[in-house]
Context: one part of a larger RNA
Molecule: small-subunit ribosomal RNA, central domain
Organism: Buchnera aphidicola (Yamatocallis tokyoensis)
RNA sequence: CUGGGCGUAAAGGGCAUGUAGGCGAUUAUUUAAGUCAGAUGUGAAAUACCUAAGCUUAACUUAGGAACUGCAUUUGAUACUAAUUAAUUAGAGUAUUGUAGAGGGGGGUAGAAUUCCAGGUGUAGCGGUGGAAUGCGUAGAUAUCUGGAGGAAUACCAGUGGCGAAGGCGGCCCCCUGGACAAAUACUGACGCUGAGGUGCGAAAGCGUGGGUAGCAAACAGGAUUAGAUACCCUGGUAGUCCACGCUGUAAACGAUGUCGAUUUGAAAGUUGUAGUCUUGAACUGUGAUUUUCGUAGCUAACGCGUUAAAUCGACCGCCUGGGGAGUACGGCCGCAAGGUUAAAACUC
Numbered sequence: 001c002u003g004g005g006c007g008u009a010a011a012g013g014g015c016a017u018g019u020a021g022g023c024g025a026u027u028a029u030u031u032a033a034g035u036c037a038g039a040u041g042u043g044a045a046a047u048a049c050c051u052a053a054g055c056u057u058a059a060c061u062u063a064g065g066a067a068c069u070g071c072a073u074u075u076g077a078u079a080c081u082a083a084u085u086a087a088u089u090a091g092a093g094u095a096u097u098g099u100a101g102a103g104g105g106g107g108g109u110a111g112a113a114u115u116c117c118a119g120g121u122g123u124a125g126c127g128g129u130g131g132a133a134u135g136c137g138u139a140g141a142u143a144u145c146u147g148g149a150g151g152a153a154u155a156c157c158a159g160u161g162g163c164g165a166a167g168g169c170g171g172c173c174c175c176c177u178g179g180a181c182a183a184a185u186a187c188u189g190a191c192g193c194u195g196a197g198g199u200g201c202g203a204a205a206g207c208g209u210g211g212g213u214a215g216c217a218a219a220c221a222g223g224a225u226u227a228g229a230u231a232c233c234c235u236g237g238u239a240g241u242c243c244a245c246g247c248u249g250u251a252a253a254c255g256a257u258g259u260c261g262a263u264u265u266g267a268a269a270g271u272u273g274u275a276g277u278c279u280u281g282a283a284c285u286g287u288g289a290u291u292u293u294c295g296u297a298g299c300u301a302a303c304g305c306g307u308u309a310a311a312u313c314g315a316c317c318g319c320c321u322g323g324g325g326a327g328u329a330c331g332g333c334c335g336c337a338a339g340g341u342u343a344a345a346a347c348u349c
Stems, first nucleotide, its partner, number of pairs: 004320003007303002012317001014201004021194003025088004030083002033081002035077008049065006091191001092188004096183004103177007110154001115149007125136002162169002206247006215241002220236004258316006266294012278281001298305002322349003331342004
C1' cells in the first nucleotide's frame, strides 16, 4: 500500500463554517483528454516459460517459438467519465402569507425566600446531632410584628414538553436579531454534498484588571467521631460562585453512534403546522415537520439496533491496529500562568 474495522472490545474530531481537494441531477450538440479497438516502431542479450536437439541420463549446453502484460507515433470508435455549447426542473435556493418556541444580545421591572440593619413585644434559652460539643444569648438572643438595605436565583405552570450546530437555554415586559416548519403559487437554474489546513463558537473549574458579595462554599480554624481521622457529621469561614472586558480551549463536550443523500413491512403516543368532512366535537379522516416507546425483515460476538438503523447502498472527512511504559519524554506551536496541542522510544509482560 492492500485489507479489516470504529454504540459497549482499540477507534467518530466537542460543534459549526468554509479554502484546496474528492464526488456530483436530466436532455441534446460538439471535441476526443481518460477509455476501447487496429496498425507501425520499440521493448538488448542472458534468465524464466514451451517444443526440440547435444553430451550414456540428469544437472548443463544449443536452437526455435511464444512472452516481455510497457512506452511512443498514428488511424478509428463515442456508451461511460471529462471538456464545450444550448436548454430543463425532480437537487439547492429566493420571494409571498402564516405558525410554534427557556434560540441569541441589550434594557427595564415583579413577588416569595435567606441574611443583615433599626424599632416594638417578650424572657432564658437558642442552635445543632446518632448523641454531643464548639458557636450564639441577660451588653436581651431564639420566637414574633413593623420598616429598611442588598445580592443571587426565578417555586407552581413543568412535561422521555419546546428551542439551539454543539456547549447550552426557564419569572414578566420592551427593543434588536438568528434559525426551523407549513400552505400554495411565482422566480433563479445544479448555484450541490463533503471538507485536509484555516477561521469562529465552545460547560465547569482556573487566570488577569476593575466592580460586587445575600446565600452557598474549595482552602483554613474550631468541635465531635476514631486506635488514628490531614475525612464522612457539626459550628464558623476566604477564594470562588455574580457583573464588565480580556485570556484559557478542556469534560463520561455521550446517543460513548461524523455529515449528506437514496431505498426498505408495521403499531401506539407526545409536540407543532395544514386541508377536508359532517353529527360542530376535548370529534373524525387525510397530509407535513419533529420527539418518544415497542417491534417485522435484516444486522449484531452478544447486549441490543430496528424508516431518527447499529438494515441495504452511495459521496466525503476523522480515527484504530496487543497490555504497560504514556496521552508521558524530547522538540515545535499556543498560553500571563495553570497548562493545552502535536507526539515517540528504550525497557517489560